Predicted 3D model of a 90-nucleotide RNA (c-di-GMP-I riboswitch aptamer) from a Planctomycetota bacterium.
It matches the Rfam family "c-di-GMP-I riboswitch aptamer". From the family's description: GEMM was predicted in a large-scale screen for bacterial structured RNA regulatory elements. Rfam 15.1 lists 5,092 matches to the family in 1,772 species.
[in-house]
């Protein structure tokens, strides 16, 4: 000096829920709030997975509807993952 782990110090983020707004929805933004997180930082066009349905095609059924499959739209990074990274005892 670099890597793995990470006590301590200084701090950081912010789940559920409540609330105002946007959206068809998933969900997102603001305020409150803390379940938790050593990356709960960034990336949805590195890749996988999941969710939505205003939409297209097909199949099945108990057929005014429901379910499943394949596209399409939108979303989730606090699902896995990729990239980057503050402080530092042992």
């Nucleotide at each position: 000096u670099g890597g793995a782990u990470g006590a301590a110090c200084g701090g950081g983020c912010a789940a559920a829920c409540c609330u105002g707004g946007c959206g068809a929805a998933a969900g997102c933004c603001g305020g409150g709030g803390a379940c938790g997180c050593a990356a709960a930082g960034c990336u949805a066009c590195a890749g996988g997975g999941c969710c939505u349905c205003u939409u297209c095609g097909g199949a099945u059924c108990u057929c005014c509807g429901a379910u499943c499959c394949g596209g399409g739209u939108g979303g989730c990074a606090g699902c896995c993952a990729g990239c980057u990274g503050c402080c530092a005892a042992g």